A computed fold for a 1393-nucleotide RNA from an uncultured bacterium, annotated as small-subunit ribosomal RNA.
Its mean pLDDT, the model's own confidence on a scale to 100, is 84.
Its Rfam family is "Bacterial small subunit ribosomal RNA".

C1' cells in the first nucleotide's frame, strides 16, 4: 500500500466481497510447564444453607460457671472421759468480700464507610470551568474559657398473667457518661437603632450600646481519658451558573404553580420549594413539546490523522437495594444485611395470627451459545469499637477451577547417504518423503526423585506466615514423559493421485461438481501458524462509500417549473476609535491509574515501580490592531433615480377585417359522389357531388416568417384604439453600498381534467359502423359526444429540457444576425469601433468519453436546492392541500451482485449508398403424378450390425452383402488363445497326400518328411506347460492426431515501424476512378511487408524445329481376291520433346493515370482464349475412435477366438435420388458410314463349327500406337397412322445359359408366353449462359458372378435466351441505429402451469 467482481474487450460511475487489528467471548479439533491478569454480557428472575457489623465492664445495674479471701455449718478419724460427754485433726456448707467474665439489658460510638448492581435517568445526571456576600460538617488538629449544685424516672430483675408462635400485658424495685430543671456567661446567637471601612447588585466586615436566649459527666492504674461553649483549620458534603453531552419533524407548537411580583411558611441554605393575593406571562426551526434508546467520565479498540465505535476489569461521580410511598433517629440517611404503610411472591400456623428480602462472599434452581470453590487466613494492607490487651472484618491477602487473554520456556542438539525400509507418484528410467529415520556422540531446560530452604515481619528487644516446606539452591536418573490445527482454483503462501459423476458435497466474493475435478471426499506431499489452530459473532479499518481534512449534480444517482421576497449567510473604496473573533506572553486548573519517553525490579518478557513529558481543553490576566466584526465620518466605480431616444407576436380590454370550412335558401345540371394499398360503411333520382348567387354562425389568422423579436418561466403572430410592465442605447444631473443569494411564505404556471353559465363552424377522446387480421377492444375509412372557444372559480403537474440554479470578476480568436451609439471616407453606400441580445466554428483549459469552450461543462468567490447501489417505490402508512381526479411529503420488510454512463470491435436491421453470383428475370430440359431401381425414416424381427441428419445426411462410408465380407442374431467350440515377444520341456517336423467322424469347425489314424555342427549345442518348425501378456468394429470425434465437408476460388485476413487515442482500439485496409480480384492508378500520417488474388504447373486450340516405330503413304518400285501387304520414304496425318505466338503491342476515340470502348487492322486465337490442379485468417465443440493412429475408461473360460445356419434383401406406410415411359422429332424392320478415351495373362480373344439366343466346342494373336475387347449409337430407307396402340414394359408362367463348394431365402443373362400403371403430372421445386443445355452411344474401377438404372471418364449430334438489377436467395465494401456479443434461431415483456 491494495485486490476480486458488471463487458466480447475498454474507460468511468457505483455497490458487494476479501487481506489487518481488537474482544469479559462462544463452538469444533487438539493440549506439556510456568508467570501475570481475567471470568453471568442473558432473568434488576426466584433463592435452601453458612458466613459478610460490631465493639466498649476504664459509662451503668444485675450477674451463672470457676477461683481467692473471710467464715466456719452438717459430719467427724483419733484421743480423753466422770461414759452424761469433752477436745478435736480432717472436712469444708450457708453467709460476707473480691477476682472473673458467658448470655441478656441501660448507655456510648459505629451500622450513612467498606462490598454489590446498572433497573431507572437525555437530567446541572455526568465532564469541564466558575460561584456561594445563600450554606452545613461527628470523629481529627490549634486556640480561648468552663465542668457548681440538685431532681424524678425507665429497662434489666421479681411476681402474676395472655398467646401455638412471633411477641407481649399488669404490678413492684433499681443504676448511670440515660433524662430534666436551676446557677455561672469571657465569648456566642437573636432583635433594635448608631458610627467607620469595604465590595460585584442584593450587600459585607468591624466597633460600642440596650434588651433577650441557651451549657456540661464523669471515670481513673493518677500518667491521663472523657465532657461543654466559642473561634479558626482540615476533611467531607449541599446548592447555583457558562459550555459540552444519542436518534426521530411521518413529534410544531408546549406550559395554570405555568412565568414574574408583593407578603408569609419551610430548610443547613437562595429559590413557586410550599401558600395567599396580584399581573399575564415563559419556552420554541439556534428544534420547545412528544416518542424511542441510554448510567456519565478517566479511558479502551481502531485509524496516517481527522474521525468512528465502545464504556467489562481498575479509578472518580451518580442512581438503586423485592415493587411503590412516607418519615423517624442522627453530624451525616429519607438508610442493601433499620423502622412504618401498601402490592406481589415465598415460608410457618393451633387459622386467631406471624416471618422474609444474596444487585455482599460462596452456593442452588432457572434462563442461556456461555462465565468458577457452599476453600484457607486475618500473617500483610485497610476499616469499626476499645485507654489497652483484644474482638470483628467473604474489605483484603492467598489457594482452587477454566488455554479465557497476554508473556516466557520445552517437546532435544551435533554428526549421519546404502540417499535403507515403508508410503505416494511415475514417462517404469526414476522422483519424493529425506539428514528425515536407523546409527554414533553429547546435553538435561521443564516434568520426576532426594537434600537444603527464604524475602514478604514492622520503631530498641521478644513474639507473630494463611500462602508454604511454596519460590529458589544443590544432587540424581534417563532422550527419557510432552504436537497439533487450518489451508493448498484466483484474491492468497502452498499440487499430485484415487473415489464420486450437477450426485454427494464446497463456497468470504467470483464461482466449482453433468466420467480425465490442483475447487467435493480420502491419501501422499507442500504452505502457514504453533500449545494452540480454525469457525462464528461484534467493532474500527480498507470505504475519499456522508468527503472538516477529503466527493459530486449536461448524458452515470442528483438543479427546485419560474419569479418575488422574510429570517439567515456573504458583501465595494478611504479615514479614525473599540477590542468580540484573531495572534502572542503570563497565571490557575486539566485527580490518580492508563498512553509515550528514559531509567529501575522479578533470570528475560508479560507484569510492576520511579521520574519526566503529555493531556491539543476551560478560566483569569497583560499586550498587539493587519484581517473579520462593531461605532463614527467620508467617497462613487456596485446598485438605483432623473432627462433624451429608438426597437419589439410583452400583458389586459374593446372594436373592426378578409380568405377558407360547414350549414340554410334559390338557380343551372345529371348519376354518381366520397374514400382507400384495394374496398366497404356513408351521401345521392325525395336530385347529391360539381357550379352560380344570397344569407347564417363559430373558430383560426395563409403569404410576410427568418437557429429573427419579446417575456422570469409557462408562453406570445390579422388590423385599430385605450391602459400598462420590462429590457436597451445615449447623457452623467441626483441618492450614496441602498448590493447578492434566499430556508419557510406569497404570486405566476402548457396540455388534460373539475364546477357554474354561455357558445359550438371545423377538429375530435369515448362510442357506432366499414375494412384489415388467426384475432384487431389498434393502425386505415365513414360518422360522432364530451372537449377544444368565452366569463368566473379550482387543479399545480409535464422530456415544465439547454435534461446545464442565481450573481460577480477574469481567461485567444473568427464569422453571421437583431436593436442602438460613435468616428472616418471616394457617401443609395463602405470601412473602423463600441454597448446589449441571439447563432455557428474554434485555442488554452476542463471532461470517463461524448463534448463544453467570453451565452463555459474553464479559472475563482458567495448563497440556495439536490444525490449516496439496483429492485421493492415515488409504493404503503401518517399528515397537509383539493369538489373530485389527485398533488406534496415519503419509508420498511424482502430480494439481487449487480443496475448504469460513454466509447470500441463485430453480428444484426421488413436502415441507407455501391457492387457481384444461373440469385431473380429471359429461355431450354427436368422433379413433384405412374411402374421399377436404390438410399433413408418408420414399423416389424431372434437379428433386421454400425455410422451419416437443413443447405453441407438420404445411388452417402459401400470402386460390388448368396458363403466369405460381417461388425448383428440363435446354437455349438477353445481359454496364453486366430495373431506378437520372452522362458522351460519333448519331438523332427511344417507343408503335402489318403481314410474315419461331425451340420461344420474341432477331433482320430496312416503315409511321406529338416539344416549346420568343434557332437556340447545352435537355427527353424510343431506338440505340451507356467506366467508376463495377447485380443476387443466395446464407450468417449465433447480428451486427440491425421484426413475431409462448408461458407468459398468469396476477396478477403494480418504484421513491423510510425502516428492518433487514458484505453479497448483506430490509421494503413478509408476516399475518387478502375478491375474477375485489397487488380491497379490518383489522393492521403502513413511507409513497407506477409498469407490470399494473379502468374509460374497441366490439358486443349495455331505454327515452326527435332525425332520416325508398332503410326503414316504424297512420290518411286514390287505384290494380292482385297488391304501400307512388302521394299523404300518421313512430305502429310499422327505421336512426343523443344520452341514461337497474345502484350491493349498497333490505329481511332474517351480518361490525369490505371484503364475502357470498337462489326478496327492483322491473326489460329483479342483483351483472363476454354478446361483442370491450386482453397488465405478463420467459422460450424461440423464429420470420422467402424480406414489408420492414439490418451483415459471398460471386458479377460469373454464385450476375445472359431464354425455351420440365419440376418444386413423384412413391409401397412412416408421421403430423397435416379431410371423407363406415356409415343409419330416416335416404335419396328432393313441398309450401311463416321469417334474418342480406356482395358487385357487365373486375362482380352480374332477365325472356324454348334445353338433362335444367353452361350458351348476348337483354335490363333497379344503383357499391346503391332493382337484383341470392338459392334459405336443417334444417322439413312421402308412400314405403322393416334389407339392404352406394332406405345409402355412392370408383374407372372414355362424353358434355359453362365459364374461359383453352393444361386431356396438372395445373382445376372437368354428364349417363348403373359402385357399392369401410365395419355405429360397440384402447390411447389431443380439444373444449365456454348461446344454449354438437351440428346446419343462407348469405356473403366470394384469384381468368381452380380442386383450398375449408381460412380468416374470418353467422344458424336448440337440449341434457345439474358431487357435489366425493382424483387427472392447468398456474398463483398462503406455508412447509420442498437438494451444483441451463445451475436435476431438474439434479447426480452405479460399471462397460465
Nucleotide at each position: 500500500a491494495g485486490a476480486g467482481u458488471u463487458u466480447g474487450a475498454u474507460c468511468c460511475u457505483g455497490g458487494c466481497u476479501c487481506a489487518g487489528g481488537a474482544c469479559g467471548a462462544a463452538c469444533g479439533c487438539u493440549g506439556g510447564c510456568g508467570g501475570c491478569g481475567u471470568g453471568c454480557c442473558u432473568a434488576a428472575c426466584a433463592c435452601a444453607u453458612g458466613c459478610a457489623a460490631g465493639u466498649c465492664g476504664a459509662a451503668c445495674g444485675a450477674g451463672a460457671a470457676u477461683c481467692c479471701g473471710u467464715g466456719g455449718a452438717a459430719g467427724g478419724a483419733g484421743g480423753c472421759u466422770u461414759c452424761g460427754g469433752c477436745c478435736a485433726a480432717c472436712g469444708g456448707a450457708a453467709g460476707c468480700g473480691g477476682a472473673g467474665g458467658a448470655c441478656a439489658g441501660u448507655g456510648g460510638c459505629g451500622g450513612a464507610c467498606g462490598g454489590g448492581u446498572g433497573a431507572g435517568u437525555a437530567a446541572c445526571g455526568c465532564g469541564u470551568g466558575a460561584a456561594u456576600a445563600a450554606c452545613c460538617u461527628g470523629c481529627c488538629c490549634u486556640g480561648u474559657a468552663c465542668c457548681g449544685g440538685g431532681g424524678g424516672a425507665c429497662a434489666a430483675c421479681a411476681g402474676c398473667u395472655g398467646g401455638a408462635a412471633a411477641c407481649g400485658g399488669c404490678u413492684g424495685c433499681u443504676a448511670a457518661u440515660a433524662c430534666c430543671g436551676c446557677a455561672u456567661a469571657a465569648g456566642c446567637g437573636c432583635a433594635c437603632g448608631g458610627u467607620u471601612c469595604c465590595g460585584c447588585a442584593u450587600g459585607g466586615a468591624a466597633c460600642a450600646g440596650u434588651g433577650u436566649g441557651a451549657a456540661a459527666a464523669a471515670c481513673u492504674c493518677c500518667g491521663g481519658u472523657g465532657g461543654u461553649a466559642c473561634a479558626g483549620g482540615a476533611u467531607g458534603g449541599a446548592u447555583u451558573c457558562g459550555c459540552g453531552u444519542c436518534u426521530g419533524a411521518u413529534u410544531a407548537g408546549c406550559c395554570a404553580g405555568u412565568u414574574g411580583g408583593c407578603g408569609g411558611g419551610g430548610u443547613a441554605a437562595a429559590g413557586g420549594c410550599c401558600c395567599a393575593c396580584c399581573a399575564a406571562g415563559g419556552c420554541g426551526a439556534c428544534g420547545a413539546u412528544c416518542a424511542g434508546u441510554a448510567g456519565g467520565g478517566g479511558u479502551u479498540c481502531u485509524g496516517a490523522g481527522a474521525g468512528g465505535a465502545a464504556g467489562g476489569u481498575c479509578c472518580c461521580c451518580c442512581a438503586c437495594a423485592u415493587u411503590g410511598g412516607a418519615a423517624c433517629u442522627g453530624a451525616g440517611a429519607c438508610a442493601c444485611g433499620g423502622c412504618c404503610c401498601a402490592g406481589a411472591c415465598u415460608c410457618c400456623u393451633a387459622c386467631g395470627g406471624g416471618a422474609g428480602g444474596c444487585a455482599g462472599c460462596a452456593g442452588u434452581g432457572g434462563g442461556g451459545g456461555a462465565u468458577a470453590u457452599u476453600g484457607g487466613g486475618c500473617a500483610a494492607u485497610g476499616g469499626g469499637g476499645g485507654a489497652a490487651a483484644c474482638c470483628c472484618u467473604g474489605a483484603c491477602c492467598c489457594a482452587g477451577c477454566a488455554a479465557c487473554g497476554c508473556c516466557g520456556c520445552g517437546u532435544g542438539a551435533a554428526g549421519g547417504a546404502a540417499g535403507a525400509a515403508g508410503g505416494c507418484c511415475u514417462u517404469c528410467g526414476g522422483g519424493u518423503u529425506g539428514u528425515a529415520a536407523a546409527c554414533u556422540u553429547c546435553u538435561u531446560u521443564u516434568a520426576c526423585c532426594a537434600g537444603g530452604g527464604a524475602c514478604g515481619a514492622a520503631g530498641g528487644a521478644c513474639g507473630u506466615g494463611a500462602c508454604g516446606g511454596u519460590a529458589c539452591c544443590u544432587g540424581g536418573a534417563g532422550a527419557a514423559a510432552a504436537a497439533g490445527c487450518a489451508a493448498c482454483g484466483g484474491c492468497u503462501a502452498a499440487c499430485u493421485a484415487c473415489g464420486u459423476g450437477c450426485c454427494a458435497g464446497c463456497a468470504g466474493c467470483c464461482g466449482c461438481g453433468g466420467u480425465a475435478a490442483u475447487a467435493c471426499g480420502u491419501a501422499g506431499g507442500u504452505u502457514g501458524c504453533a500449545a494452540g489452530c480454525g469457525u462464528u459473532g461484534u467493532c474500527c479499518g480498507g470505504a475519499u462509500u456522508u468527503a472538516c481534512u477529503g466527493g459530486g449534480u449536461g448524458u452515470a444517482a442528483a438543479g427546485g417549473g419560474c419569479g418575488u421576497g422574510u429570517a439567515g449567510g456573504c458583501g465595494g473604496a478611504g479615514a479614525u476609535g473599540c477590542a468580540a473573533g484573531u495572534u502572542g506572553g503570563g497565571a490557575g486548573u486539566g485527580a490518580a491509574a492508563a498512553c509515550c519517553a528514559u531509567g529501575g525490579g522479578c533470570u528475560c518478557a508479560a507484569c510492576c515501580c520511579a521520574u519526566g513529558a503529555a493531556c491539543u481543553g476551560c478560566u483569569c490576566u497583560c499586550a498587539a490592531a493587519a484581517c473579520u466584526g462593531u461605532a463614527u465620518c467620508c467617497c462613487u466605480u456596485g446598485a438605483g433615480u432623473g432627462c433624451c431616444g429608438g426597437a419589439g407576436g410583452g400583458g389586459u380590454a374593446a372594436g373592426c377585417g378578409g380568405a377558407a370550412u360547414u350549414c340554410c335558401u334559390a338557380g343551372u345540371g345529371u348519376a354518381g359522389c366520397g374514400g382507400u394499398g384495394a374496398a366497404a360503411u356513408g351521401c345521392g333520382u325525395a336530385g347529391a357531388u360539381a357550379u352560380u348567387a344570397g344569407g347564417a354562425g363559430g373558430a383560426a389568422c395563409a403569404c410576410c416568417a427568418g437557429u429573427g423579436g419579446c417575456g422570469a418561466a409557462g408562453g406570445c403572430g390579422g388590423c385599430u384604439u385605450a391602459c400598462u410592465g420590462g429590457a436597451c442605447g445615449g447623457u452623467a444631473a441626483c441618492u450614496g453600498a441602498c448590493g447578492u443569494u434566499g430556508a419557510g411564505g406569497c404570486u405566476c404556471g402548457a396540455a388534460a381534467g373539475c364546477g357554474u353559465g354561455g357558445g359550438g363552424a371545423g377538429c375530435a377522446a369515448a362510442c357506432a359502423g366499414g375494412a384489415u387480421u388467426a384475432g384487431a377492444u389498434a393502425c386505415c375509412c365513414u360518422g360522432g359526444u364530451a372537449g377544444u372557444c368565452c366569463a368566473c372559480g379550482c387543479c399545480g403537474u409535464a422530456a415544465a429540457c439547454g435534461a446545464u440554479g442565481a450573481a460577480u470578476a477574469c481567461u485567444a480568436g473568427g464569422u453571421g444576425u437583431c436593436a442602438g451609439g460613435g468616428a472616418g471616407c471616394a457617401c443609395a453606400g463602405c470601412u473602423c469601433u463600441u454597448u446589449g441580445g441571439u447563432g455557428c466554428c474554434g485555442c488554452c483549459g476542463c471532461a470517463a468519453a461524448c463534448g463544453c469552450a467570453u451565452u463555459a461543462a474553464g479559472u475563482a468567490u458567495u448563497c440556495c436546492a439536490c444525490c449516496u447501489g439496483g429492485g421493492g417505490a415515488g409504493u404503503a402508512c401518517g399528515u397537509u392541500c383539493g369538489c373530485a381526479a389527485g398533488a406534496a411529503u415519503g419509508a420498511a420488510a424482502c430480494u439481487c451482485a449487480a443496475a448504469g454512463g460513454a466509447a470500441u470491435u463485430g453480428a444484426c436491421g421488413g436502415g441507407g449508398a455501391c457492387c457481384c453470383g444461373c440469385a431473380c428475370a429471359a429461355g431450354c430440359g427436368g422433379u413433384g403424378g405412374a411402374g421399377c431401381a436404390u438410399g433413408u425414416g418408420g414399423u416389424u424381427u431372434a437379428a433386421u450390425u454400425c455410422g451419416a441428419a437443413g443447405c453441407a445426411a438420404c445411388g452417402c462410408g459401400a470402386a460390388g452383402a448368396a458363403c466369405c465380407u460381417u461388425a448383428c442374431c440363435a446354437a455349438a467350440u477353445c481359454u496364453u488363445g486366430a495373431c506378437a515377444u520372452c522362458c522351460c520341456u519333448c519331438u523332427g517336423a511344417c507343408c503335402g497326400g489318403g481314410a474315419c467322424u461331425u451340420a461344420a469347425c474341432c477331433g482320430u489314424c496312416c503315409c511321406u518328411u529338416u539344416c549346420c555342427u568343434u557332437c556340447g549345442g545352435a537355427a527353424c518348425a510343431g506338440g505340451g506347460g507356467a506366467g508376463a501378456c495377447a485380443g476387443g468394429u466395446g464407450g468417449u470425434g465433447c480428451a486427440u492426431g491425421g484426413u475431409u465437408g462448408u461458407c468459398g476460388u468469396c476477396a478477403g485476413c494480418u504484421c513491423g515501424u510510425g502516428c492518433c487515442g487514458u484505453g479497448a482500439g483506430g490509421u494503413g485496409u478509408c476516399g475518387g476512378c478502375u478491375c474477375a480480384a485489397g487488380u491497379g492508378c490518383c489522393a492521403u500520417a502513413a511507409c513497407g511487408a506477409g498469407c490470399g488474388c494473379a502468374a509460374c504447373c497441366u490439358u486443349u486450340g495455331c505454327c515452326g524445329c527435332c525425332a520416325g516405330u508398332u503410326g503414316c503413304c504424297a512420290u518411286c518400285a514390287g505384290g494380292u481376291g482385297a488391304u501400307g501387304c512388302u521394299g523404300g520414304g518421313c512430305a502429310c496425318u499422327c505421336u512426343g520433346g523443344c520452341g514461337g505466338g497474345a502484350c491493349u503491342g498497333c490505329c481511332a476515340c474517351c480518361g490525369c493515370a490505371a484503364g475502357g470502348u470498337g462489326u478496327g487492322a492483322g491473326g489460329a486465337g483479342g483483351g483472363g482464349g476454354g478446361g483442370g490442379a491450386u482453397g488465405a485468417c478463420g467459422u460450424c465443440a461440423a464429420a470420422u475412435c467402424a480406414g489408420c493412429a492414439c490418451g483415459g475408461c471398460c471386458c479377460u473360460u469373454a464385450c476375445g477366438u472359431c464354425c455351420g445356419g440365419g440376418g444386413c434383401g423384412a413391409c401397412a406406410c412416408a421421403c430423397g435420388u435416379g431410371u423407363u415411359a406415356c409415343a409419330a422429332u416416335g416404335g419396328c424392320g432393313g441398309c450401311c458410314a463416321c469417334a474418342g478415351a480406356g482395358g487385357g495373362a487365373a486375362g482380352c480373344u480374332a477365325c472356324c463349327c454348334c445353338g433362335c439366343g444367353a452361350g458351348g466346342g476348337g483354335a490363333u494373336g497379344c503383357g499391346g500406337a503391332u493382337c484383341u475387347c470392338g459392334a459405336a449409337a443417334a444417322g439413312c430407307c421402308g412400314u405403322c397412322c393416334c389407339a392404352g396402340u406394332u406405345c409402355g414394359g412392370a408383374c407372372u408362367g414355362g424353358a434355359g445359359u453362365c459364374u461359383g463348394c453352393a444361386a431356396c431365402c438372395c445373382g445376372a443373362c437368354u428364349c417363348c408366353a403373359c402385357g399392369a400403371a401410365g395419355u405429360u403430372g397440384g402447390a411447389u421445386u431443380c439444373g444449365c449462359u456454348a461446344g454449354u443445355a438437351a440428346u446419343c452411344g462407348c469405356g473403366c474401377a470394384u469384381c468368381a458372378g452380380c442386383c450398375a438404372u449408381g460412380g468416374c471418364g470418353c467422344g458424336g449430334u448440337g440449341a434457345a435466351u439474358a431487357c435489366g438489377u425493382u424483387c427472392c436467395c447468398g456474398g463483398g465494401c462503406c455508412u447509420u441505429g442498437c438494451a444483441c456479443u451463445c451475436a435476431c434461431c438474439g434479447c426480452c415483456c405479460g399471462u397460465c402451469a